Small-subunit ribosomal RNA from an Elusimicrobiales bacterium, 1530 nucleotides, folded computationally. The organism belongs to Elusimicrobiales, within Bacteria. Its Rfam family is "Bacterial small subunit ribosomal RNA". Rfam links the family to the GO terms structural constituent of ribosome and ribosome. Model confidence (mean pLDDT): 84 of 100. The sequence was found in a public genome assembly.
RNA sequence: AAUGGAGAGUUUGAUCCUGGCUCAGAGUUAACGCUGGCAGCGUGCAUAACACAUGCAAGUCGAGCGGAACUAUUGCGAUUACAUCAAGAUAGUUUAGCGGCAGACGGGUGAGUAACACGUGGGCAAUCUGCCCUGAAGCGGGGAAUAACUUGUCGAAAGACAAGCUAAUACCCCAUAUAAUCAGCCGAUGGCAUCAUCGGCGGAUGAAAGGUUCGCAAGAGCCACUUUAGGAGGAGCCCGCGGCCUAUCAGCUAGUUGGCGGUGUUAAAGACCACCAAGGCUAUGACGGGUAGCCGGCCUGAAAGGGCGAUCGGCCACAGGGGCACUGAGACACGGGCCCCACUCCUACGGGAGGCAGCAGUGGGGAAUUUUGGACAAUGGGCGAAAGCCUGAUCCAGCAACGCUGCGUGAAGGACGAAGGUCUUCGGAUUGUAAACUUCUUUUGCAGGGGACGAAUGUCCGGGCAACCGGAUUUGACGGUACUCUGCGAAUAAGCCACGGCUAACUACGUGCCAGCAGCCGCGGUAAGACGUAGGUGGCGAGCGUUACUCGGAAUCACUAGGCGUAAAGCGCGCGUAGGUGGGCAUUUAAGUCCGACGUGAAAUCCCCCGGCUCAACCGGGGCAUGUCGUCGGAUACUGGAAGUCUUGAGUGAUGCAGGGGAAACUGGAAUUCCCGGUGUAGCAGUGAAAUGCGUAGAUAUCGGGAGGAACACCAGCGGCGAAGGCGGGUUUCUGGGCAUCCACUGACACUGAAGCGCGAAAGCUAGGGGAGCAAACAGGAUUAGAUACCCUGGUAGUCCUAGCCGUAAACUAUGAGAACUAGGUGUGGGAGGUAUCGACCCCUUCCGUGCCGACGCUAACGCAUUAAGUUCUCCGCCUGGGGAGUACGGCCGCAAGGUUAAAACUCAAAGGAAUUGACGGGGGCCCGCACAAGCGGUGGAGCAUGUGGUUCAAUUCGACGCUACGCGAAGAACCUUACCUGGGCUCGAACGACUGAUGUUGUAAUCCUGAUGAAAGUUGGGAUGAUCCGCAAGGAACUCAGCCGAGGUGCUGCAUGGUUGUCGUCAGCUCGUGUCGUGAGAUGUUGGGUUAAGUCCCGCAACGAGCGCAACCCCUGUCCUGUGUUGCUUGUCGCAAGACAAGGACUCUCAGGAGACUGCCACGGAUAACGUGGAGGAAGGCGGGGAUGACGUCAAAUCAUCAUGGCCUUUAUGUCCAGGGCUACACACGUGCUACAAUGGCGUAGACAGAGGGAAGCAAGGCAGCAAUGCGGAGCAAAUCCCUAAACUGCGCCUCAGUUCAGAUCGCGGGCUGCAAUUCGCCCGCGUGAAGCCGGAAUCGCUAGUAAUCGCAGAUCAGCAGGCUGCGGUGAAUACGUUCCCGGGCCUUGUACACACCGCCCGUCACACCACGAAAGUUAACUGCAACAGAAGUGCCCGAGUUUUUCGGGUCCCAAGUUGUGGUUAGUAAUUGGGGUGAAGUCGUAACAAGGUAGCCGUACGGGAACGUGCGGCUGGAUCACCUCCUUU
Repeated sequence: AAUGGAGAGUUUGAUCCUGGCUCAGAGUUAACGCUGGCAGCGUGCAUAACACAUGCAAGUCGAGCGGAACUAUUGCGAUUACAUCAAGAUAGUUUAGCGGCAGACGGGUGAGUAACACGUGGGCAAUCUGCCCUGAAGCGGGGAAUAACUUGUCGAAAGACAAGCUAAUACCCCAUAUAAUCAGCCGAUGGCAUCAUCGGCGGAUGAAAGGUUCGCAAGAGCCACUUUAGGAGGAGCCCGCGGCCUAUCAGCUAGUUGGCGGUGUUAAAGACCACCAAGGCUAUGACGGGUAGCCGGCCUGAAAGGGCGAUCGGCCACAGGGGCACUGAGACACGGGCCCCACUCCUACGGGAGGCAGCAGUGGGGAAUUUUGGACAAUGGGCGAAAGCCUGAUCCAGCAACGCUGCGUGAAGGACGAAGGUCUUCGGAUUGUAAACUUCUUUUGCAGGGGACGAAUGUCCGGGCAACCGGAUUUGACGGUACUCUGCGAAUAAGCCACGGCUAACUACGUGCCAGCAGCCGCGGUAAGACGUAGGUGGCGAGCGUUACUCGGAAUCACUAGGCGUAAAGCGCGCGUAGGUGGGCAUUUAAGUCCGACGUGAAAUCCCCCGGCUCAACCGGGGCAUGUCGUCGGAUACUGGAAGUCUUGAGUGAUGCAGGGGAAACUGGAAUUCCCGGUGUAGCAGUGAAAUGCGUAGAUAUCGGGAGGAACACCAGCGGCGAAGGCGGGUUUCUGGGCAUCCACUGACACUGAAGCGCGAAAGCUAGGGGAGCAAACAGGAUUAGAUACCCUGGUAGUCCUAGCCGUAAACUAUGAGAACUAGGUGUGGGAGGUAUCGACCCCUUCCGUGCCGACGCUAACGCAUUAAGUUCUCCGCCUGGGGAGUACGGCCGCAAGGUUAAAACUCAAAGGAAUUGACGGGGGCCCGCACAAGCGGUGGAGCAUGUGGUUCAAUUCGACGCUACGCGAAGAACCUUACCUGGGCUCGAACGACUGAUGUUGUAAUCCUGAUGAAAGUUGGGAUGAUCCGCAAGGAACUCAGCCGAGGUGCUGCAUGGUUGUCGUCAGCUCGUGUCGUGAGAUGUUGGGUUAAGUCCCGCAACGAGCGCAACCCCUGUCCUGUGUUGCUUGUCGCAAGACAAGGACUCUCAGGAGACUGCCACGGAUAACGUGGAGGAAGGCGGGGAUGACGUCAAAUCAUCAUGGCCUUUAUGUCCAGGGCUACACACGUGCUACAAUGGCGUAGACAGAGGGAAGCAAGGCAGCAAUGCGGAGCAAAUCCCUAAACUGCGCCUCAGUUCAGAUCGCGGGCUGCAAUUCGCCCGCGUGAAGCCGGAAUCGCUAGUAAUCGCAGAUCAGCAGGCUGCGGUGAAUACGUUCCCGGGCCUUGUACACACCGCCCGUCACACCACGAAAGUUAACUGCAACAGAAGUGCCCGAGUUUUUCGGGUCCCAAGUUGUGGUUAGUAAUUGGGGUGAAGUCGUAACAAGGUAGCCGUACGGGAACGUGCGGCUGGAUCACCUCCUUU
């Protein structure tokens, strides 16, 4: 010395950035809602400058004057008893009038005003100034009137007029006048142009001789008065500078600019007038329009700024609207005058009166702003000599929480943590020391007592010349107020808002996208911390919220302090005016700049210090501070000015060089088309495929000849030139620019560039040519649901030339121009030099251009990076949320199309950039899968079975719906099941628990017998037997009944849930820690090269490791070994056989335990790897085969009907019981199956071989009966022992291609079995019947080996019922070239406007509703310009009357309101009309986003319901593939 700076929410799946919207803060002349105890200090019509009733707000002086009235004391006189009367005198009071001063201050308001109105600083040598102060000089003499008053007249009134009288500090005249003013002459000094000051000479202009006090008087004092010189304060005029918006206002101006001469004023001046000249202002914004009183200051802010201009103070303007002058020192005058207009009031209708934007107050307007109060006690003002009078200025009081400040509504203790409330997991928690209760205090309140400061003056007395001093005495509206003392008693005193995030503070109930909330984001669709209420909590507190407005945050207009490649933003490009900026050196000046001093920047306010009210607010004193200010002096680095010099910037010259630079003329060949002719014959052309079209009248093809127009292959290249647009065959002429080298010349001549001027692709326009090809429009053919398109066949403008317009493009490097500086590397074009060489190769250096890569740095990132988007400088242009809109209106340009300049209302909370992770693509690459292909067999056709939909029904219970519902839940609906329907019953219930009460030898519970009724359930009777436990007892428990509370529910919600399951998918993936990279989301790891079934493994690598998955470990199976040896096996004997007996453990087999396979070995390939291919051995070979095992997650997937469960619903029913019915229906459609259509077969006969299971309310042999189902009977077996128990197959025979000896549906009859029961509605057998069907349209399914196909067997469920399901074995194939395609999946990459993620997003017309806006025949109003008319009051001027002044009359110039005509601007409104915006579920299409299915977009033109299509030119902000060039790496 300095006291000073915070952010948050919201775009996304997430991120960073850009960018808007919103919030938190402070403030207010505020208002509204709820609430309200006190005090102090402040503040209080922002709207109608709207209209005002009533009262008051400016008077005073009798010491200026004449009167008048009254009082007191007198009083000549009259009367007289008193009383009294009257002229007069003295004193006093009052004051209408004349006169003086003041009414120009004080008080109000902000309409007008964009101006010397205000602020600030100056000037007046261009000025004035009453009262006041100081100096000087004076105050002599005279005159004529007039109001009041009296009389009269007119008038309703207001008032007016006539005659007569009178005074003055009213008016007039004369004298004096050194000083002053004016004009003239002379001289001196000074200044700034006009000039100023001083000295001298001679001419015009004044008084109240007044008032009062003292005094006998003279005179003196005081107050007035006059002249003059100054002062102070005040006023006027002029000037520099400063402070609003608009250019969609660009030109304005005739008293305009200047001069000469006048007029006029206090004073300068076109201020005004006559004449003369033609000037003056303007892009540094004139003129016009809109808005506005300005400032000190106030609010906010860190400041810079921004906003405002209440209260207080300074200035201005105004006084119902407009004009005008008079008086005066001062006014063109708020409470004075005249006139016009509007309005109000009075009136006798003739005429008059008025002006609250003074204080109160009223009406009105409005969201809104007070008492018709007190006092002059204080401060101040006017008058007066003074006392004093007047003062709505002022001081006080009243009203209002309107603001600021202070105080209070009690304090301490007090746990049974009371009651009540709320919540609850029912345990408790919380309200809560809060209350109650105990003790205390008394601010405030009420009552009573005391009681101010603010008072100084003034008057009287004394002193003094006076100012003044001393003494005495008087004066308070506020106010009996502040303050203080005493008493009483917790007594009289708390609300408002919020509680989803921002933002401190949470639960319950109600509601159910309703009602509602909301500042932004957003809440509410049955479990709402967001709505409403309650409890609780948070915040502030006599207040609290809301609304409105201002600043802040907002660096979101960026001076301090922003940007422009892609977010909004570089003019399409150049030339160049004004302007801005400008190289080196020395000199000078001192304008800018810097320093010092002086002046000023009013006071109040802010800030600092000190002080006064008990504190504070508030107030007082002192200090600081405040300017783009003025004057003087100084400094001279930088900038500027002046003059000088220099060469490096710039330019000129000389010598060379390259080039599609430009303009004009001439000219060439190839090709297309057309014409002619020849040859030649049936097609040509075109497409995805076709058709339209052309062709037998000879096309296409081919040859020859000719015509005509347009464009110039190869060379050709991120190569060249040009400012850009753009420029390409060749030759010639004319012409612009650039580069290199030389270093001769000029000497800063430069850079940029508003306005302006010029150039400017394509399309388009005008006129005239030309017209081969191509080709908008158009026509036809296709495609398509449609196809105003994409494709095809034709085809006109146009494309070309000349002349003239247009002036726009993705006119792009989306990157303005110029200058300087800041690593490199590597190409290429044009030069120069060096080295070297025979040489012009190579190599090196350097200048100019043009590319790529890259360091520092920058960037939101992408990227840029000596050609900067880096670091700096100069100048220009442009941006400020999205939409509306580059639109409307207006202006300018254009023939038009249109261009350029360029808004607002309204609407949204986003719109956007870059990058990330996913998902997706009719993008790409790699790979896999019975995915396709190659095969085998099916389905779809038939009949039947079964499930579903639909339909029907009293009910056909419910669930499951693409893959991933549909022989699914259901491993088995005749009753039961059963949830459905009909009917009949029960109501604490069919099962269970708690509590209360009752009953029991008059027989309850329980058990048994029996009757009635009924379909049963049940209902209702009779009878018999007949109670238990504990305890001494009282009693208790249990049972039963009754009541009450819980029950019960296959009722709802799978979108409230648990659990379970399906699916992607047995796909190879999904993640983490640490590290690293990135601002970040994220990335890396997990990508890459190989390999695998596999994120399997290897190698590499900023990664290193790890987890869940893969694999392995588990089970079955395939070989062997060991152990075991019955019921199994073998051998022997016996037996017809079943089997028996004896022996054995070798084999099969059983059950256990082991071995075995690991790319271990060899060869080759591969990278010396992983791994692959082949081989050996082996029962098995590269995962041996099969199973179990299902990562992170997806589908609000499925299930509340398995179960569990929150919430809701129901309780004589949605519970429960019973009978019957239904789930089994049947015009139809679909799924899954079975049986077939036959000879690879069917039938008959004979014969053979399994595995795995099951069996006691069971499996059942052999035997007997029956054609059979089955029955009778029953050995054996609780099982390696007994039983269930095979078929296809094989041998032989018949059938011979047919609706059959195929096939078996359907129907009839008769039986069997199970079961209470077989009708609805079971299975089986026999006989008879003998349907469709002859291999199945589009389409579609399964399967890669012991698989498909085919054959049978068993089991679960189950009384019975299997074509289904789950297992089991028998027989036993074909094919796979391969990965283009279909489907699904994995990895990498790319694009994206998707993220509910393509079943995404999204565009336009049309229809409907609402909103604002534009146009519009018009119409209404206001303001205003111009040209006229008109002309009140009034000043000036002129004339006349008259009497010089004064006065009166008339005229004239100017001129307010007013009138007319014609323009302009603004605002309102309007039939109709145009586009725009908004709006959960309207219509038509699908234009865009992926290659968006025709890449998109820009400009332009034409066309079309619409998005849009097409032509021409342009852009990449296009994917993909290939090629070229350059670069990086090796």